[in-house]
Predicted 3D model of an 87-nucleotide RNA (Glycine riboswitch aptamer) from uncultured Sulfitobacter sp.
The sequence was found by an Rfam model in a public genome assembly.
Taxonomically the source falls in Sulfitobacter (Bacteria, Pseudomonadati, Pseudomonadota, Rhodobacterales).
Rfam family: Glycine riboswitch aptamer. From the family's description: This family represents the bacterial glycine riboswitch.
Formats: sequence, C1' cells, structure tokens
RNA sequence: CCGAACGAUGUUGGGAGAACCAGUUUACUGGUGCCGAAGGAGCAACUGCCUCGGAAACUCUCAGGCCACAGGACCGACAUCGGACAC
Repeated sequence: CCGAACGAUGUUGGGAGAACCAGUUUACUGGUGCCGAAGGAGCAACUGCCUCGGAAACUCUCAGGCCACAGGACCGACAUCGGACAC
C1' cells in the first nucleotide's frame, strides 16, 4: 500500500401459513377451531458418565398470529464498523 472469508448495525427490495359463530359495531369481547416464520421451550448424533451439556426451516404452541394494513424468521443489494499491525 492492498484490504478476503465471516460478523454486527442501519437503509432499502422481496418475504409464507391459518376463521367461523354470537354479542357489540369496525375494532374489541366471548365460544369453538386453526397457523408456524417475532420471542420462548424440547432433542438426535456426539461429548461425557447419570441425567448435565448438545443444532435447525424439525417438534411444542407459553407468548404471538388467523380479510387488508401492520408485523414477520429468512434472502438480496448498498453503507458504516469490526475482522485489520490478517494474508
């Protein structure tokens, strides 16, 4: 001098599923049912050796959600920072 993989944050684009009934009247309340992609919980291999550790888009559905809007795991782009006295 160059400035990688990867990570964090921000901006932006994309982004699924599942509802009826009654009351009130447009968003709540109650009943019954349903969804899996905020968050949360559970575990196989394995380690270990006595019930402890242990991943997910799997499982559960506590929370959340079930026209649209909103929200939304996750994915892409860009910016900044870390990586970085790297190589």